Model confidence (mean pLDDT): 80 of 100. c-di-GMP-I riboswitch aptamer from an uncultured Chthonomonadales bacterium, 118 nucleotides, folded computationally. Of the family's consensus pairs, 95% are formed in the model. The sequence was found by an Rfam model in a public genome assembly.

[in-house]
RNA sequence: AGAUGUCAAGGGCAAACCCAUAGAAAUGUGGGGACGCAAAGCUAUGGGCCUAAAGUAGCGAAGGCGACGAUCCGCAAGCUUUCGACGCAUCGCAGACUAUGGCUGCCAGGUUGCCAUC
Numbered sequence: 001a002g003a004u005g006u007c008a009a010g011g012g013c014a015a016a017c018c019c020a021u022a023g024a025a026a027u028g029u030g031g032g033g034a035c036g037c038a039a040a041g042c043u044a045u046g047g048g049c050c051u052a053a054a055g056u057a058g059c060g061a062a063g064g065c066g067a068c069g070a071u072c073c074g075c076a077a078g079c080u081u082u083c084g085a086c087g088c089a090u091c092g093c094a095g096a097c098u099a100u101g102g103c104u105g106c107c108a109g110g111u112u113g114c115c116a117u118c
Base pairs, nucleotide, nucleotide: 002118003117004116005115012037013036017032018031019030020029021028022027035105041111042110043109045108046107047106048103049102050101055097056096058093059092060091061090064088065087066086068084069083070082
């Protein structure tokens, strides 16, 4: 320096679950707890996976605004009343799409490193 993790030593990390806390959620952090791990150290770079607050499209709404049509009062025009469907904004809604949010204990890449053996 490279390869390997059969054995040993000293150690290290900590899944599920529980509590607290941050978050819309995924999930993170701290404490307890150990299923496992030789990089289960670090890094979201590629793939993959998770979430969907905001956004897009959709649907709905007693009501608001706009223009249109019908209707009513009156008629020269114009104006008023009521109704209809449409558009816009707002509000609500379950599902769909979407990462700018996450996961390194899914795989690969990058990077650092303990011990033993060859």